[in-house]
RNA sequence: CCUCGUCGCCAGGGGCAUCCCGGCCCACCUCGGGGCCCGGAUUGAGACGUACCCUUCGAACCUGACCCGGCUCAUACCGGCGGAGGGAGGCGACUCAAGCCCGGA
Repeated sequence: CCUCGUCGCCAGGGGCAUCCCGGCCCACCUCGGGGCCCGGAUUGAGACGUACCCUUCGAACCUGACCCGGCUCAUACCGGCGGAGGGAGGCGACUCAAGCCCGGA
């Protein structure tokens, strides 16, 4: 000096599923079904919060996919797919700093 990393500021990208109980509505000969609201449960960083995650050394997230195997009440819940294809950044500071562990207040 550079890179990585950490912090700060500004900016940008992304996902929001499944099942159960109750209520209402639609449909209905029967069997069987759909939508909305509220509460709960499962998984997870996150299931409507500017909260969480990610920003090119990019698996955040999308396509493939109404995919394949496994588990489950059910679900991208787990794995494959994936040495496949896409996918959103700049500046400043620090560098035994940040951070982590132990103890004290």
The RNA shown here (TPP riboswitch aptamer (THI element)) has 105 nucleotides and comes from a Gemmatimonadota bacterium. Lineage of the source: Bacteria > Pseudomonadati > Gemmatimonadota. It was read from a public genome assembly, where an Rfam model found it. The coordinates come from a structure-prediction model, not an experiment, and the mean pLDDT is 75. It matches the Rfam family "TPP riboswitch aptamer (THI element)". Its family is annotated with thiamine pyrophosphate binding in the Gene Ontology.